RNA sequence: GGCGAGGUAGCUCAGUGGUAGAGCAGGGGACUGAAAAUCCCUGUGUCGUGGGUCCGACUCCCACCCUUGCCA
Repeated sequence: GGCGAGGUAGCUCAGUGGUAGAGCAGGGGACUGAAAAUCCCUGUGUCGUGGGUCCGACUCCCACCCUUGCCA
């Protein structure tokens, strides 16, 4: 340099045009003499950045940044 995959909550990841979610972690509470275990409650995330298309964009298009694989 060329081609491909990826960037969404603290972490691991869903969501492929119609109001952004799950598990774990964290916080609060119940229970206990006190813990552990168990149960209940708890998320205002510039969806990598900037533009474009659309009534509407995490999702489609363009450029750029970052991570990673293959080729050279």